[in-house]
Source information
This is a predicted structure of a 1456-nucleotide RNA (small-subunit ribosomal RNA) from an uncultured bacterium. Rfam family: Bacterial small subunit ribosomal RNA. The sequence is in RNAcentral, with records from ENA and SILVA. Its mean pLDDT, the model's own confidence on a scale to 100, is 83.
RNA sequence: AGAGUUUGAUCCUGGCUCAGAACGAACGCUGGCGGCAGGCUUAACACAUGCAAGUCGAGCGCGCCUCCUGACUUCGGUUGGGAAGGUUAGCGGCGGACGGGUGAGUAACGCGUGGGAACGUGCCCUUAGGUACGGAACAACAGCUGGAAACGGCUGCUAAUACCGUAUGAUGUCUUUGACUUCGGUUGGAGACCAAAGAUUUAUCGCCUAGGGAUCGGCCCGCGUUGGAUUAGGUAGUUGGUGGGGUAAUGGCCUACCAAGCCGACGAUCCAUAGCUGGUUUGAGAGGAUGAUCAGCCACACUGGGACUGAGACACGGCCCAGACUCCUACGGGAGGCAGCAGUGGGGAAUCUUGGACAAUGGGGGAAACCUUGAUCCAGCCAUGCCGCGUGAACGAUGAAGGCCUUAGGGUUGUAAAGUUCUUUCAGCAGGGAAGAUAAUGACGGUACCUGCAGAAGAAGCCCCGGCUAACUCCGUGCCAGCAGCCGCGGUAAUACGGAGGGGGCUAGCGUUGUUCGGAAUUACUGGGCGUAAAGCGCGCGUAGGCGGAUUGUUAAGUCGGGGGUGAAAUCCCGGGGCUCAACCCCGGAACUGCCUCCGAUACUGGCGAUCUUGAGGUCGAGAGAGGUGAGUGGAAUUCCGAGUGUAGAGGUGAAAUUCGUAGAUAUUCGGAGGAACACCAGUGGCGAAGGCGGCUCACUGGCUCGAUACUGACGCUGAGGUGCGAAAGCGUGGGGAGCAAACAGGAUUAGAUACCCUGGUAGUCCACGCCGUAAACUAUGAGUGCUAGUCGUCAGCGGGCAUGCCCGUUGGUGACGCAGCUAACGCAUUAAGCACUCCGCCUGGGGAGUACGGCCGCAAGGUUAAAACUCAAAGGAAUUGACGGGGGCCCGCACAAGCGGUGGAGCAUGUGGUUUAAUUCGAAGCAACGCGCAGAACCUUACCAUCCCUUGACAUCCCCAACGCGGAUCGCAGAGAUGCUUUCCUUCAGUUCGGCUGGUUGGGUGACAGGUGCUGCAUGGCUGUCGUCAGCUCGUGUCGUGAGAUGUUGGGUUAAGUCCCGCAACGAGCGCAACCCUCGCCCUUAGUUGCCAGCAGUUCGGCUGGGCACUCUAGGGGAACUGCCGGUGAUAAGCCGGAGGAAGGUGGGGAUGACGUCAAGUCCCCAUGGCCCUUACGGGAUGGGCUACACACGUGCUACAAUGGCGGUGACAAUGGGUUAAUCCCCAAAAACCGUCUCAGUUCGGAUUGUCGCCUGCAACUCGGCGGCAUGAAGUUGGAAUCGCUAGUAAUCGCGUAACAGCAUGACGCGGUGAAUACGUUCCCGGGCCUUGUACACACCGCCCGUCACACCAUGGGAGUUGGGUCUACCCGAAGACGGUGCGCCAACCUCGCAAGAGGAGGCAGCCGGCCACGGUGGGUUCAGCGACUGGGGUGAAGUCGUAACAAGGUAACC
Repeated sequence: AGAGUUUGAUCCUGGCUCAGAACGAACGCUGGCGGCAGGCUUAACACAUGCAAGUCGAGCGCGCCUCCUGACUUCGGUUGGGAAGGUUAGCGGCGGACGGGUGAGUAACGCGUGGGAACGUGCCCUUAGGUACGGAACAACAGCUGGAAACGGCUGCUAAUACCGUAUGAUGUCUUUGACUUCGGUUGGAGACCAAAGAUUUAUCGCCUAGGGAUCGGCCCGCGUUGGAUUAGGUAGUUGGUGGGGUAAUGGCCUACCAAGCCGACGAUCCAUAGCUGGUUUGAGAGGAUGAUCAGCCACACUGGGACUGAGACACGGCCCAGACUCCUACGGGAGGCAGCAGUGGGGAAUCUUGGACAAUGGGGGAAACCUUGAUCCAGCCAUGCCGCGUGAACGAUGAAGGCCUUAGGGUUGUAAAGUUCUUUCAGCAGGGAAGAUAAUGACGGUACCUGCAGAAGAAGCCCCGGCUAACUCCGUGCCAGCAGCCGCGGUAAUACGGAGGGGGCUAGCGUUGUUCGGAAUUACUGGGCGUAAAGCGCGCGUAGGCGGAUUGUUAAGUCGGGGGUGAAAUCCCGGGGCUCAACCCCGGAACUGCCUCCGAUACUGGCGAUCUUGAGGUCGAGAGAGGUGAGUGGAAUUCCGAGUGUAGAGGUGAAAUUCGUAGAUAUUCGGAGGAACACCAGUGGCGAAGGCGGCUCACUGGCUCGAUACUGACGCUGAGGUGCGAAAGCGUGGGGAGCAAACAGGAUUAGAUACCCUGGUAGUCCACGCCGUAAACUAUGAGUGCUAGUCGUCAGCGGGCAUGCCCGUUGGUGACGCAGCUAACGCAUUAAGCACUCCGCCUGGGGAGUACGGCCGCAAGGUUAAAACUCAAAGGAAUUGACGGGGGCCCGCACAAGCGGUGGAGCAUGUGGUUUAAUUCGAAGCAACGCGCAGAACCUUACCAUCCCUUGACAUCCCCAACGCGGAUCGCAGAGAUGCUUUCCUUCAGUUCGGCUGGUUGGGUGACAGGUGCUGCAUGGCUGUCGUCAGCUCGUGUCGUGAGAUGUUGGGUUAAGUCCCGCAACGAGCGCAACCCUCGCCCUUAGUUGCCAGCAGUUCGGCUGGGCACUCUAGGGGAACUGCCGGUGAUAAGCCGGAGGAAGGUGGGGAUGACGUCAAGUCCCCAUGGCCCUUACGGGAUGGGCUACACACGUGCUACAAUGGCGGUGACAAUGGGUUAAUCCCCAAAAACCGUCUCAGUUCGGAUUGUCGCCUGCAACUCGGCGGCAUGAAGUUGGAAUCGCUAGUAAUCGCGUAACAGCAUGACGCGGUGAAUACGUUCCCGGGCCUUGUACACACCGCCCGUCACACCAUGGGAGUUGGGUCUACCCGAAGACGGUGCGCCAACCUCGCAAGAGGAGGCAGCCGGCCACGGUGGGUUCAGCGACUGGGGUGAAGUCGUAACAAGGUAACC
């Protein structure tokens, strides 16, 4: 630091995913040791049991125990006294407000940070002073008594550091009054009121009052502190004041009265969520996420309310009340609160021992000893994390065995092992043995540590290996089983599944899952965007806000510099130190980027003051304009009405019909009515902010431009909310209604046609008024200002020059091209999408969805604001190459057209499908399968079926044994035959080192193996078809482009041709085209046998012979044709047209030759071959059957339907090829042609079918061959829709030959004979080429793709209602409690009277009353959630149904 993933490829946008780090984690596999940490994140769910807060006898009285002593004694003991010690319950004091736990609540002065004034503070420190005299009770205890218990009641007795009275009081409090004052206070006087406690011992500890300090706490304020505006208004003690009350203290904290305020878009109120912080984690940082452990603060203690005590609480292990729950109960009544430490149940993916000790540190009490302390210190459990160590080290190649792979050679595991030599960390055993403590006291602990001993001994796993991402092979499986973080693997050769071998990574751990940050510049402050990818509000005006021209002065808020305070400790960082190291711990420093405060600076921004003119505005003079509103007015046209002329059609369409018309249409003429719109001018012309505005005239009115200017003096820009305008359609009311025209009706079209087309036609379109408020409201481009090359138009002005219709200059608008620059590209480019500034709006993957719910607006339609669940890995922009188009242009082809002849109808032949069958072997399937593989199935072939046989095999190689050949002919037996058994005869292998040595042959045996027309042509080679003999397909270098790619190869001509010429950022080249090759056509030459015969001779008349090779011919070689020549045309080129010559003329005819590639085209049954499968059979042999079946369908052919013919007769002329060598010879006859006859008939046409007799081939013609004779004589009278071939020696027609073959030809391949017609032309059909255009296609139009319906699943909206929670409000009830009132009942202390008893008073208590108030109840509102018959749309799903909407002009351009 990046990478994968949208595409055929590319660039961009954009999401998804991965690699890193972290964790209080959990799960899976595995697990040796130690150190240091951590350990209920869920149910603030419920809790059994034990412990967690006590202590003080030096505050007090009683009791009990021990001791001493007296008396009595039944020797058990009882009782009295004393002092010392111990000990509890009780009274009293201090402490239970700390320590410990938890995070429910809380969005708050709760917390953080920094300040502040009106306070309190036990214990502690310090200062000053005091501690006198009295009194009455209540527990304990005793007696009686209630109760099951808890717990009481009555009477009596008693002490105190418990309680009370009096005295003494101030520097205290209150009242009052002086002086001074910086108005905050300071300092005096007078009056009133209020204290105390003793203990033990001799030294202290206590107690009371007052001042100060320290510590701790209460209160107030600035700033900061989550999300939602689909929460916009909230608030009556509310905001303030005055008086009073209350508190330690300020304060509506409370109360009475008065005023009507207070908070809020800088987000009040409401809802949801949440303890806050130091920190932790991630990150380069800025940020983001988080708030376990440790530390600070807060809140809570079963739930709710309340106060008491106290220095401190509204109190976790206190009290009262209410509620829920649990427990006890004698049913009357009681008890309880683990969110203390352990522990239990429950919940959960998940989190420990009912341990030891107060030795240390700290807390409480005590004078102290000491007691207490689940705080704490330790131990236990857990790989939960971090850190450290080990599981051995060195040598060791026959590279052992085994495994795996293999091209069978080898490679790899691998120095790894074995083996040899060593070591002993850790663990184990034994011995010694700390520090922690300062004299004593050690839970940890016989621990840490040290020493010794034995032995490699006790100690390795997990994940991964297609790319990202380090690491590859075999087997199994066969879209199955499975994997998967993303892309994606798996359908018979899987580096992706499972196993194995090997490899890679980490290591006592390794993976997975979850969460956070990062990568993500993917919320962009640092650091993004908005023409087309998501994104500029439809457009103005304008409020708040933000921003703002020049000069100068002042201020010092922002800003900058310096100082002070604070920013707890811990953490992070740096340095040092201690545990053997490290983790960990300790010390020091730095830092804590912040806040407060003081001083200073004044450039910039801001505030205040003054001045200026360039921004902005004004004034004057001109100008253009479909700018707006209202009123009036004009002509053309359509329609309608009236009248005239006139007659049969009109209208409409692709073609028609509906429709109108003999009741007179259409057409035409005249007149009239009415409504709407304004031709030409008219123009990338004008005006307006946008929507928009178009005959003419008038009135009113907005804005703009130019020129001048001696005015104002920053008055400006933008603009959240707000407000106005806003096409069309639509809505309301009232008019109007000619044309047009949703809906609707009819006619067509169509498979259908609720459409496109036609005929009609209502809303509407028009006017007035009022709504609606949206559009692809688009320049898909917000407004404003400044700056940054130009050229050419045009509109409205102005200035100058003259040569007077031109040039130059300038301002404002509107266009085209273009430089720099920008952009992903397209493109933009002074009218920016360039360079900058200011302000506003908007975007953050696609779908769901601009939808639901809620709010607001609207009469409605609907608009606006605007989600989520769920789902996908893409969706998208621009450009590129192809392909395609019912796009365009150019061009070609028997492609159409023009012709000739066929097929499709019949019969037959042949191939195919189908059916049948034991089998009808297999393959070929649009063109490019179907007289194809098959150049020939009776057996064979033959692969198929039935049956019968063989098993190293019919065939190959190797090994062993035996015989020597083999082979041919032959007799007989069995058998369907293969085959088995047997007889006779002929023949008697080669080499040799002379060895049965080697080869060869045959027979037998053994196993390795043979064999397979079995499967896969979608694993392959080779071969072939096809587009197509179409003219194309590419490369190197250069250039252009970010790139895919382009250029070249496009363009202008031309050609059969990417053929050639010219031009050109291209220049060249390759494979194709052409040519070179073969053949036919002309000539020459060479050679004349088996060929030929012109002339000569002979002749049996046959080129037969001599002779000749001239000709024909044969087969070798050569020549010839090149647009070479002439004319025209064309750019003078390439070429084209015509002509001459020539056997042949513009590639002369034909053939061979098939570019890059396409079709997973065909062939595993030609051959070869990987893999799989069979192995007494899927191999081999044989007999018979089948491939020849037959209701039917298709292809290709033959023969016909007849007179251009049939039949009969006559009758020549060929060529190819074959036959052993050969041009002899043979196959060999031609058919056409000519003559005669038949005379239009199912015939003298046609020959199928059938009967019968023969011939041939062959081992054999039954299934199942060919031919012939006689007889028979079917269909068929020119063929529907449709469709094929052919452009000249061609079609048509006629016969001939050959291959294979025993035989079999209507087939195939060849040969010659006779021998036409037509082509205007390229509109159309098909195929193809080039250029261009569009594209949502790229498996490429046989493409892509939309919606309803049906089915399954998922989430969601509505929904009569129903259930539960929160909250507000009205009313009722009103516990405990404090407060207020009352207080006839009750009461020891003090006072008065009284000798006393007692009485009265002061002061209180119970009780009662009142308001406040928790819980509870009733009603209403609001909000959230669950369920809900039914219902709405949405998403996903395999190959369902119906259509064809979109993408090409998508077949009616699409879209809003």